[in-house]
RNA sequence: GUUUGAUCCUGGCUCAGGACGAACGCUGGCGGCGUGCUUGAUACAUGCAAGUCGAGCGGACCUUAAUGGAUAUGGUUUACCGUGGAAAUUGAGGUUAGCGGCGGACGGGUGAGUAACGCGUGGGUAAUCUACCCUAGAGCCUGGGAUAACACCGUGAAAGCGGUGCUAAUACCGGAUACUAUUAUAUACCCAAAAGGGUAUAUAAAGAAAGCCUAACGGCACUUUAGGAUGAGCCCGCGUUCCAUUAGCUAGUUGGUGGGGUAAAAGCUCACCAAGGCGACGAUGGAUAGCCGGCGCUGAGAGGGUGACCGGCCACAUUGGGACUGAGACACGGCCCAGACUCCUACGGGAGGCAGCAGUAGGGAAUUUUGCGCAAUGGGGGGAACCUGACGCAGCGACGCCGCGUGAGUGACGAAGGCCUUCGGGUCGUAAAACUCUGUCCAUGGGGACGAAGCAAGACGGUACCCGUGGAGGAAGCCCCGGCUAACUACGUGCCAGCAGCCGCGGUAAGACGUAGGGGGCGAGCGUUGUCCGGAAUUACUGGGCGUAAAGGGCGCGUAGGCGGCAAGGUAAGUUAGAUGUGAAAACUCAGAGCUUAACUCCGAGAUUGCAUCUAAAACUGCCUAGCUUGAGUGCAUUAGAGGAGAGCGGAAUUCCUAGUGUAGCGGUGAAAUGCGUAGAUAUUAGGAAGAACACCAGUGGCGAAGGCGGCUCUCUGGGAUGCAACUGACGCUGAGGCGCGAAAGCUGGGGGAGCGAACGGGAUUAGAUACCCCGGUAGUCCCAGCCGUAAACGAUGGUCACUAGGUGUAGGAGGUAUCGACCCCUUCUGUGCCGCAGCAAACGCAAUAAGUGACCCGCCUGGGGAGUACGGCCGCAAGGCUAAAACUCAAAGGAAUUGACGGGGGCCCGCACAAGCGGUGGAGCAUGUGGUUUAAUUCGAUGCAACGCGAAGAACCUUACCAGGGCUUGACAUGUAUUGGAAGUUUCCCGAAAGGGAGAUGUGCCUCGAAAGAGGAGCCGAUACACAGGUGGUGCAUGGCUGUCGUCAGCUCGUGUCGUGAGAUGUUGGGUUAAGUCCCGCAACGAGCGCAACCCCUGGUGAUUAGUUGCAUCAUUAAGUUGGGCACUCUAAUGAACUGCCGGUGAUAAACCGGAGGAAGGUGGGGAUGACGUCAAGUCACUCAUGCCCUAUAGUCCUGGGCUACACACGUGCUACAAUGGCCUGUACAAAGGGGAGCGAAGGUGUGAGCCGGAGCAAAUCUCAAAAAGCAGGUCUCAGUUCGGAUUGUAGGCUGCAACUCGCCUACAUGAAGUCGGAAUCGCUAGUAAUCGCAGGUCAGCACACUGCGGUGAAUACGUUCCCGGGCCUUGUACACACCGCCCGUCACACCA
Repeated sequence: GUUUGAUCCUGGCUCAGGACGAACGCUGGCGGCGUGCUUGAUACAUGCAAGUCGAGCGGACCUUAAUGGAUAUGGUUUACCGUGGAAAUUGAGGUUAGCGGCGGACGGGUGAGUAACGCGUGGGUAAUCUACCCUAGAGCCUGGGAUAACACCGUGAAAGCGGUGCUAAUACCGGAUACUAUUAUAUACCCAAAAGGGUAUAUAAAGAAAGCCUAACGGCACUUUAGGAUGAGCCCGCGUUCCAUUAGCUAGUUGGUGGGGUAAAAGCUCACCAAGGCGACGAUGGAUAGCCGGCGCUGAGAGGGUGACCGGCCACAUUGGGACUGAGACACGGCCCAGACUCCUACGGGAGGCAGCAGUAGGGAAUUUUGCGCAAUGGGGGGAACCUGACGCAGCGACGCCGCGUGAGUGACGAAGGCCUUCGGGUCGUAAAACUCUGUCCAUGGGGACGAAGCAAGACGGUACCCGUGGAGGAAGCCCCGGCUAACUACGUGCCAGCAGCCGCGGUAAGACGUAGGGGGCGAGCGUUGUCCGGAAUUACUGGGCGUAAAGGGCGCGUAGGCGGCAAGGUAAGUUAGAUGUGAAAACUCAGAGCUUAACUCCGAGAUUGCAUCUAAAACUGCCUAGCUUGAGUGCAUUAGAGGAGAGCGGAAUUCCUAGUGUAGCGGUGAAAUGCGUAGAUAUUAGGAAGAACACCAGUGGCGAAGGCGGCUCUCUGGGAUGCAACUGACGCUGAGGCGCGAAAGCUGGGGGAGCGAACGGGAUUAGAUACCCCGGUAGUCCCAGCCGUAAACGAUGGUCACUAGGUGUAGGAGGUAUCGACCCCUUCUGUGCCGCAGCAAACGCAAUAAGUGACCCGCCUGGGGAGUACGGCCGCAAGGCUAAAACUCAAAGGAAUUGACGGGGGCCCGCACAAGCGGUGGAGCAUGUGGUUUAAUUCGAUGCAACGCGAAGAACCUUACCAGGGCUUGACAUGUAUUGGAAGUUUCCCGAAAGGGAGAUGUGCCUCGAAAGAGGAGCCGAUACACAGGUGGUGCAUGGCUGUCGUCAGCUCGUGUCGUGAGAUGUUGGGUUAAGUCCCGCAACGAGCGCAACCCCUGGUGAUUAGUUGCAUCAUUAAGUUGGGCACUCUAAUGAACUGCCGGUGAUAAACCGGAGGAAGGUGGGGAUGACGUCAAGUCACUCAUGCCCUAUAGUCCUGGGCUACACACGUGCUACAAUGGCCUGUACAAAGGGGAGCGAAGGUGUGAGCCGGAGCAAAUCUCAAAAAGCAGGUCUCAGUUCGGAUUGUAGGCUGCAACUCGCCUACAUGAAGUCGGAAUCGCUAGUAAUCGCAGGUCAGCACACUGCGGUGAAUACGUUCCCGGGCCUUGUACACACCGCCCGUCACACCA
C1' cells in the first nucleotide's frame, strides 16, 4: 500500500533498508587492498608439489696431481737418447645406486561421512605416552657373527624375481659396569572419599652405548636417569537440527569374578555367574548436517540466518577392509588384500590414484596462469651448500571495498537546433560557441628506492616515488518518473501491442504500453534475478491471543509433572556479593600510529554478558526437624430438591375388540381430493384389551459434573446448603497420558408395539413439486443385554483461590428485633435472574455467576480454499470416529459497527392511488405520428412511465440534410500574401433541363507625377500559386448551455457545541399539529442556509379613492355617443382591503382544530410563474458555441428531376360517427380573447357556391376580420343502416403560387362504404371541474381533425384507506453498495491444470 460506499478491528499478501564467494542485461578511464568451482568427494593428459646427510659405511664413476711404466713409436748400428702413455698405487676434489640415520604422522587440499564426548566450554588423568629441544647427574669398556651394494649364473615381454659367492658401518648381537629407572619383598612418614598414590631406606633379579669432523682447542652425535617444555591419548559435567503419521529399544546387551589386552581406565576382549540397562526430561528409528572462533550478515535488543576467505578442532584421501614400521599413522604424493575404472602387455602378467599447485574434459547461471622466485617469513635434513606450487610476488575477472579523474573561470543576440505552446512565449540553458587558464590521470625524457641483521644473494622491478616537457586533448553511463516513492509533458497505439513488486494500467484525448523532449536517483557503475535478516509484536523470553474475528477439550475422576497456608530452628542446592583461574590469536569498540588520504595494516586498552573453584551472606525458593489452624477434611444437629437405580401402584386420553342406540354421511383443507361408511361408519352408551406418556400444580422455580431429570408409594444410594466449633493438622489446586460418564440418530440379539412416524404408496398444489398441505404407513420411538462416542454436547465464555460501588427480584437455611403467636422488618450464608459504577473491550457488550484486577495449572490458535480431506496408525460388527498433511490456488477470507438501498418485515401519513361517480380509448371510417416492410432514396434524431398530432408554430419547388443525373475546385461564404491581366459596369449570340460552358460587342472613370507617351496608387473584377475556407460527416459515453423526470414530493444541508477511537450521530428523533422539516411543546443542543409559505403576475367578487377618450348614460340634440354639457352609473385601470384579527369549545394554559359572529369574500379564494441537494453516463453535437477525428477533385458547393406523401401489416394520439337529450329547415338572442400595412378589408354589385368586382374606413376601446355556436321559438323526420353516418369515387369549378401529375385547400352536383356504443385491457377528471358548444391566434403565398388561448351551457360522486401504483417519516433484517433488474448455489456442456 492492499478486504469496505465509508469506518474501526482482526488478518494475510506486498514494498521501502542492509548484506552476498554471486549470476544475468546494458555500459566501462586509472590505481590500491582483498577475493575467485557454492554444481559431479566426477574423470584426469603433462609438468612440478619431500627430501636430505659422503662430516655414519663399503663400493662405483669422473677430474686432477704424483709415483708408475705395460705397450707403441722416432732418432740412430746394439746400447743410448727422445716422444706418447695403459694397468696399478697414493694424495686432493666431485658425483652418487645401495646399507645406515633423520624427515616423509608437519606443511598443503577437501567436507563425502559423522546428530557423535564429533565440536564448544569447564574440569579430571592418584588411569597415560611424548622423537627432536632445554636443565641437571652419570657414562661412552670389551668382543662377535652376518647382509645389501658388487660379481657370476638362471628366469621373465616387462615390472621384476631367484640361487651361489665376497664385504663395511653411527646396521645387528653377546659379556662387563650402573643410578633415584623396572620387578619383588620389608619398614617409616605424608596425601587421598576409596581402589590407591608420593617420599625415604634396605635386599635381590634383570637391563646401556657409536662414533664422526678438526692441525689443535673444540664441536656434533650416542647411552642412562630425573625434571621441564611441547604435543598427544583417554574419561566426565553442561550445551549442540527436524519428524511421535518413528513408542518401545537392547544379548556383550547391564553388572560381577577371573584370564587376556593397551602407553593408559574400561565388555576393549574371552569364560563363568546374575538379570539387568535405556526410554515421554523423547530411547529406538528416519531425515538433514562437519563443529566452533566468527561474519564489515541482520536486528534497538533478545533473537534469526550462516559456517566462503583467515584461525582452532575433527573427518577423509578412487571404494571397502587390514595391519606393518615408528616417539607419533592404521599413514593424500607408504605396504598388503578385495571391488570399480583407466593404461601397458608377447595374454602368462603388470602399472595407476590432482579433495597438493597450475592445467584438461565434463557438469553448471557461474569461478583465473600448464607464470616468476626461494630475495623475505616459515618448514625438513645437514656443520654448510640443498629441497620447499608452504610462502613471497606477478597475470586474468568492476567479483567486492576504498580513493581519483573525465576539467576550471568568464561568457546572453538568452545563438542555432530539439521539445512544448494559450502562438504571447517557455524550456534544454551559462549549457554550447568564444576568450582566459590548470595538469590529477595520460603521453614522453631523466633520476630511482625501502624491503638485507649476517660473506654473498632482490622474484616483485627500472615498480613505487621524484624532476622536466606536451596538450582539454584519450575517459559516462545505467535505472526510474500512477500511488507506495524523489521525478511530466507531447506523439504513436486503441483490452491490440505491451507493462506489472502490491494495488492495478491499456476498449481514441494513457503523466502506468512504445518513442521523444524534459526531469529525478545513483555514478565506473546502474538495474534485474536468487538467498538471508529486518520491517513481522506475523510463533509474542523480552513481546500476542482464544464470548462474536483462527482458537476452551462434551463432562468428570485421577497418575506423572507444575504450583502451593501461618510461625520457628538447621542447612546452603537455587539466589546474592567478593576473589582467583580460564574465556587462544585474528575479529569487534575506543584511543593512537604507518602507507599522500581511505580501504588496508600495526600498537595499546576495553569487551568477550560464559564456565569452574574458593570465601562470605541467609531475606526469598528448595531440603531436614519439631509445631500451628485460618485452607482441606471428619464429626454432631437441622434442612430443600423432577439427583440416580430397582420394584410396585394409579387415573385421564388415544386406538382396537364386543354389544346396544342410531342413519347417511364422516373426515380433511385456503379450497379440495385420496380415505372411511348402507357388509351400518362418524356420533353416543356399556364392558373389555394393550402400549406409551404423566394435563392442572409449573415458576428466567428446584436438582445434577455434563448429557440430563417431572403421576404416586416403598427400598437402596450420591451430592449440596446452614449452624456448632469437638477431631485430623496442609492432608491442597490443577492435571499431559489413563479411566469412566456421555442427547438424538444408528448397529447386534431377544421382547414389545397404542399413538406418532424417516422410507414408501396415494390425493392435492405447481410450469414441474422426488417438498411444504391431506389420507395411509414400515423401520424406529418403548423394555432387557451389548456396541457406537458424536451434536449450535452453547453461556459459542476450562478449573481453583483472592480482591474490587451499589440497587432490585426469586429459591433454601440461620440469627436478631417484635409479638400470645404467625406475618412484617433488619442482618447474614448459599444458589439463581435483571439493572448498573469503576474497569475492560475493535465494537457489540461484560460488569461479585466478569469478558475487571492478580496468582497457579491444563487445553487450543497462527490468512482463505484444498480439508477436518488423502495416506499411515489406533478404535468400531458396520455406519463411522480419533489423530492429521501436502501439491495446487487466491489477495483476500473474516468480526463489530455506520450510512444508504431493498424486503411477497412492522407502524404512521399523503396523492384522482384505490374506492364512489361522469365521460372516453381499445371495435368502424378517416387524419396524424411510430414500428416494420419496400425503395435509387423513402434524410436524421426521439424508444417504458419521462419516444410515438414529439424536434416540425405548418415537406408541391425552396425548405432538404436523402437519391439519380449534369457541373465547379482557393471554391456558394471570410481574411491575407505574391505574380499577372483588366476600370467598374452594360450588353448580344450559340450549346444546355438548368447550373454551367463557349464566342463577341461596348466602356476607359477617381488620386499622384508628367508637356505628352506613359508610370504609380485606391477601389472593383478575373487568372495562377499559397495560407486557408466549407462540412446537417462521427462521438450527447469527451463537454458547455438548455431541457425532461422523480416532484411542487417535503425534503436536502451547514457552522459551533456535544457524543463516538472512527465511519458517523445529535440537531432533522419524540408528543401533538399542518398542504408543508407548517407551527408548538419537550429534548445536548443552539443557530443558520437551500427548499415550503409569503413577496410577483393573471383572474373573480364588494365598496371606497383617483382619472374620463375612442367608453358611458340621467339632460338636450341627431339617422347615429353624431354633437353640446357631464363623469353620478356601466366600463376602463391604478391604489388599498383578509391577518385565524374577534368570540365560544376541544387541546398541555401551546401550536392547532371545530363552530360562530362580522364581512362582498374565511382559513392557501381560483389559476400561473417559481422546481432544493441530487438521481437516471436520461435527451440534445441537426438552434448557437466548442475538444478531438475524417475529408480538401470530396463526406464541400451549384443545378434539374425525384424522395421525405411508398403499403401486406402492427401500435400510439386524435377527428367524425353509430343517432330522437338526435338530424334537417325557417326565424331569433347573448360572449370573451385576439389579429390587421406586400395587411384586415366595409357598404354595394354578381355567382347555387367556393369566390369575383369594388374600394370606404383603419397602424385601430374609433375601421375591419365578425356570422359566435350550443340555446330559444316554430315545422318536419319516427327507429330504419334511415332525412343517421359520411368514407370512397366521378364530373364541373374556385383560390394561392414560376409551377397543384407524383403531392395543396375549397365549392357544386352525383356516388353513399364501414359503423347499431365496441373483448381482454386501459385513460382523464373532485367545481365553474368533467362533459358539451363555438371563437381567435401563431406558423403561413397556399394548406390545421394538430397546437396555444378565449369565452357560452354546465353536472354526478368521495362510505372510507383493507387492497393496486407512486411517495414521505420512524423502526427492523441483510452475505446487497453497479445497491433485488442485487447477490449467489448446484447439475450439465466445452476447454484446461494437478